[in-house]
Context: one part of a larger RNA
Molecule: small-subunit ribosomal RNA, 5' domain
Organism: metagenome
RNA sequence: GGAUGAACGCUAGCGGCAGGCUUAAUACAUGCAAGUCGAGGGGCAGCAUGGUUGUAGCAAUACAACUGAUGGCGACCGGCAAACGGGUGCGGAACACGUACGCAAUCUACCCAAAACUGAUGAAUAGCCCUCCGAAAGGAGGAUUAAUACAUCGUAACUUAAUAAAGUGGCAUCACUUUAUUAAUAUAGCUCCGGCGGUUUUGGAUGAGCGUGCGCCUGAUUAGGUAGUUGGCGGGGUAACGGCCCACCAAGCCUGCGAUCAGUAACUGGUGUGAGAGCACGACCAGUCACACGGGCACUGAGACACGGGCCCGACUCCUACGGGAGGCAGCAGUAAGGAAUAUUGGUCAAUGGACGCAAGUCUGAACCAGCCAUGCCGCGUGAAGGAUGAAGGUCCUCUGGAUUGUAAACUUCUUUUAUGUGGGACGAAACUUCUUAUUCUUAAGAGACUGACGGUACCAUAGGAAUAAGCACCGGCUAACUCCGUGCCAGCAGCCGCGGUAAUACGGAGGGUGCAAGCGUUAUCC
Numbered sequence: 001g002g003a004u005g006a007a008c009g010c011u012a013g014c015g016g017c018a019g020g021c022u023u024a025a026u027a028c029a030u031g032c033a034a035g036u037c038g039a040g041g042g043g044c045a046g047c048a049u050g051g052u053u054g055u056a057g058c059a060a061u062a063c064a065a066c067u068g069a070u071g072g073c074g075a076c077c078g079g080c081a082a083a084c085g086g087g088u089g090c091g092g093a094a095c096a097c098g099u100a101c102g103c104a105a106u107c108u109a110c111c112c113a114a115a116a117c118u119g120a121u122g123a124a125u126a127g128c129c130c131u132c133c134g135a136a137a138g139g140a141g142g143a144u145u146a147a148u149a150c151a152u153c154g155u156a157a158c159u160u161a162a163u164a165a166a167g168u169g170g171c172a173u174c175a176c177u178u179u180a181u182u183a184a185u186a187u188a189g190c191u192c193c194g195g196c197g198g199u200u201u202u203g204g205a206u207g208a209g210c211g212u213g214c215g216c217c218u219g220a221u222u223a224g225g226u227a228g229u230u231g232g233c234g235g236g237g238u239a240a241c242g243g244c245c246c247a248c249c250a251a252g253c254c255u256g257c258g259a260u261c262a263g264u265a266a267c268u269g270g271u272g273u274g275a276g277a278g279c280a281c282g283a284c285c286a287g288u289c290a291c292a293c294g295g296g297c298a299c300u301g302a303g304a305c306a307c308g309g310g311c312c313c314g315a316c317u318c319c320u321a322c323g324g325g326a327g328g329c330a331g332c333a334g335u336a337a338g339g340a341a342u343a344u345u346g347g348u349c350a351a352u353g354g355a356c357g358c359a360a361g362u363c364u365g366a367a368c369c370a371g372c373c374a375u376g377c378c379g380c381g382u383g384a385a386g387g388a389u390g391a392a393g394g395u396c397c398u399c400u401g402g403a404u405u406g407u408a409a410a411c412u413u414c415u416u417u418u419a420u421g422u423g424g425g426a427c428g429a430a431a432c433u434u435c436u437u438a439u440u441c442u443u444a445a446g447a448g449a450c451u452g453a454c455g456g457u458a459c460c461a462u463a464g465g466a467a468u469a470a471g472c473a474c475c476g477g478c479u480a481a482c483u484c485c486g487u488g489c490c491a492g493c494a495g496c497c498g499c500g501g502u503a504a505u506a507c508g509g510a511g512g513g514u515g516c517a518a519g520c521g522u523u524a525u526c527c
């Protein structure tokens, strides 16, 4: 000198774009953050419509009861989603990460393309109803009912398995192709008739798993470490290879090119600095990993050993009728605590994206916005031109006077960014949907309608008026900038050298000056 997720002191006009618990992975009140589908199902608690009956009335009508008939729909069964998105950096020195290869050792829901199929039947169960237990959380029993829930049978191969034969290829265990025989294995319907689905197989796409080469902090005041340890054979297990696990057999394996042990640490793209080499760091954004009160375990599922799922142990908190129960903000806000220190218990699904749904749509603290903070970067302003009686006042001096503040002010002319008032006022939004036409039958074109949180915001126009807007640090040398007064080794200053003991440009004040400027200094850290 540069830099910062900064803090502190003094000061403060505005806008744009970013950023905002670095400490206690400490404890959490409250609300929200994952639902959706009635075009899978039985139904009807609630709402609306219709119908029937009754009461009042001459009638219109009003009221009451019943009715799943219709729109729809709480709870329930069922499907899909909940493994994404969001948070944090505890652990981990490791194939965790980065990079480059490999899997002849693998899986992949939804999606795309192609091929084939979409028969028959059955037993339950939730809900509803009834009875009971419990303070509650919740639970037990009886009767009855449905399905795209569950199960059985039939059919089926280019699927799987076995056997046989022939051929091709590979570094190897081997892989692949063709033919033949035998055996095994599927399904679900709904519909507003437009569609939406289901089963099997092949290929793709996407995602994931596994293996390997190289790279990857400090310490030798850590030199030996290791028994499932190293290898083999046989099995189990897995989507899959493998001591991953097990029985048996052998005695191996790593290590001075640093094993083991100890300490520290999420990794990377990158960021800061530097001419570079390097050094330091890894906030925000993006990719990967790990974790979800501490520890362990599996279930479901295409995918988890699952942040807002389950079980067990533990610590803590809460409720209790003392018998027993409930909970997990390292999601978004917010609270307490810790700390030098870090924000609102805000708005909207309008856009983008996601889940579900044929769709309308519903949900979405993802996201988009707004609020707070000079925390940073960038931009703008606090006026411009003229103006010498060089005014008054202040300060200084060699004091009838002069120097300086200083074109500074006053005064004249001008401008109106910004602020204030008034008026207008966006882009971000064309799709989904409806209709018409064409069509290779699921697309294309045209037309119409609807939708904005931000926001009456940005922006534009206009009115008057210099009107609404400057501080902070320093002035001995390094280092740009000097005098007076006070003090008298006192009070104090100080980054280093050093100032102060009666003429202090170094302390305190004043005048003047220098530097930067809505900031300026100080502290901390890195280069």
Stems, first nucleotide, its partner, number of pairs: 001527004006523005013380006019373002021338001026336003030333003035080003040077002043073002047071003050067007087291003097215007106208002111204008119153004129142005159184011189196002217263003224254003229251004234246003266288004270281004293314005316327004344370001346369003352366001353364004383414004393405005420463005428454001433448006471516005476497003482511005492499002